A computed fold for a 442-nucleotide RNA from an Anaerolineaceae bacterium, annotated as Bacterial RNase P class A. The prediction has a mean pLDDT of 77. Lineage of the source: Bacteria > Bacillati > Anaerolineae > Anaerolineales > Anaerolineaceae. RNAcentral records the identical sequence in 3 taxa. It is recorded under the gene name rnpB.
[in-house]
RNA sequence: GAGGCCGGCCGGGUGGUCGCGGCGCAGCGCAGGCUGCGUCGAGGAAAGUCCGCACUCCACAGGGCAGGGAGCCGGGGAAAACCCGGGCGGGGGUAACCUCGCGCACAGGGCCACAGAAACAGACCGCCAGCGACCUGCGCUUCGCGCGCAGGUGCGGGCAAGGGUGAAAAGGUGGGGUAAGAGCCCACCGGCGCGUCGGGUAACCGGCGCGGCCAGGCAACCGCCUCCCGGAGCAAGGCCGAGCAGGGGCGAAGGCGGCUUGUCCGCCGGGGUGUGGCCCGCACCCCUGGAGCCCCGGGUAGGCCGCACCGCCUGCGGGCGGGCGCGUGGCACCCCCACGCGCAGACAGAUGACCACCCAGGCGGGCCGCGGGCGGGAAGACGCCAUGGCGUAAACCGUCCGCCCCGUCGGACAGAAUGCGGCUUACAGGCCGACCUUCUCU
Numbered sequence: 001g002a003g004g005c006c007g008g009c010c011g012g013g014u015g016g017u018c019g020c021g022g023c024g025c026a027g028c029g030c031a032g033g034c035u036g037c038g039u040c041g042a043g044g045a046a047a048g049u050c051c052g053c054a055c056u057c058c059a060c061a062g063g064g065c066a067g068g069g070a071g072c073c074g075g076g077g078a079a080a081a082c083c084c085g086g087g088c089g090g091g092g093g094u095a096a097c098c099u100c101g102c103g104c105a106c107a108g109g110g111c112c113a114c115a116g117a118a119a120c121a122g123a124c125c126g127c128c129a130g131c132g133a134c135c136u137g138c139g140c141u142u143c144g145c146g147c148g149c150a151g152g153u154g155c156g157g158g159c160a161a162g163g164g165u166g167a168a169a170a171g172g173u174g175g176g177g178u179a180a181g182a183g184c185c186c187a188c189c190g191g192c193g194c195g196u197c198g199g200g201u202a203a204c205c206g207g208c209g210c211g212g213c214c215a216g217g218c219a220a221c222c223g224c225c226u227c228c229c230g231g232a233g234c235a236a237g238g239c240c241g242a243g244c245a246g247g248g249g250c251g252a253a254g255g256c257g258g259c260u261u262g263u264c265c266g267c268c269g270g271g272g273u274g275u276g277g278c279c280c281g282c283a284c285c286c287c288u289g290g291a292g293c294c295c296c297g298g299g300u301a302g303g304c305c306g307c308a309c310c311g312c313c314u315g316c317g318g319g320c321g322g323g324c325g326c327g328u329g330g331c332a333c334c335c336c337c338a339c340g341c342g343c344a345g346a347c348a349g350a351u352g353a354c355c356a357c358c359c360a361g362g363c364g365g366g367c368c369g370c371g372g373g374c375g376g377g378a379a380g381a382c383g384c385c386a387u388g389g390c391g392u393a394a395a396c397c398g399u400c401c402g403c404c405c406c407g408u409c410g411g412a413c414a415g416a417a418u419g420c421g422g423c424u425u426a427c428a429g430g431c432c433g434a435c436c437u438u439c440u441c442u
Stems, first nucleotide, its partner, number of pairs: 001438004006433005012358007020041009043413001047424002050422005055233004067229005072086005087102006103224002108222002110218003124163002126159003130155002133153008171189006190214002192211008237305004246296005254268005259262001269287007309322005323343008359411001361409006369403008381392005
């Protein structure tokens, strides 16, 4: 220098113009509100809503069934499908390192593609002895398929060594043994179990001894064992509460006339509402099947709380203390002190847009200068051997890269909604540190 691997971090900045939500102050407006100033205003994942918890409401004697979840060991943690470290086994990489799995397969059931005889206790080829008949060959012969031997075919048996299939086939090698074979027996090796010793907190590792115990895999197929688990979620939930409907109470007085004889109309009188204090007036409603007014409970629209920097106190209105940011003043700067204001809490949901310059970065071009790599390098210089050769440095030339200059592009994924701890997923570009491999130089 190139490539890789792991961990941590950042994820644009400044200014201007316009705009948005909360709080405070001031001004204006009858009011809804508007304007100005100050201040605060998204993330590393705010996301998916997959785990765990706080908080709230509902349910709840105890036990069991069903259902769901966790499951090597130690530590951390409120807890967790969380984090860190470790153990055993598998896979990838030269390596740094990455990655997957981990209760039980002699409780039982089920499954194991294709191939293969067989996927769990099996026999296709094969090996072995036996039996009967037939065939072939050889030998004997009393010449009759009469006798014997060998081979082949058939039958029911024994075996599991060899061949072959497969991802996986009944431990491996050697010996004994046998009709042939086999942990059938023996030695060694491998595994498993038991015992014991040592190391380790433990999972587990190592040594020694004993036992032929050696019949596969899958539990993310059902199942078994141990432990754990009530439900719903801030649209939780609490407070207030129009209007309409419901219940209760208070509540006035009738008279005359008309005709089209009616649940009618008109006039006078009475009660009430509005006209923003009162009276008159005016408009409207009602006069007992009642206008209007008052009260009641539930509760709709709607509003407030829950709801947010931290801690404490409270008579629940708030107060006090601390932290951070900004402003003003002491004081001209930093520090310090005093005072004032603010600390995302919106509810269809604000945190944005544009412009200029800058900071990373990409692309293209320029070639004055600087630095570096590679190639060439006359004469000359220096060093060594000695009249020629070798080596070194290097002006200079060519080329490439970087600095530099110009132009252009240009910052991803994404958007709080009660809060917190995790996991997972998305993400342009960049910074820092450790380590690994390789090349070159010293």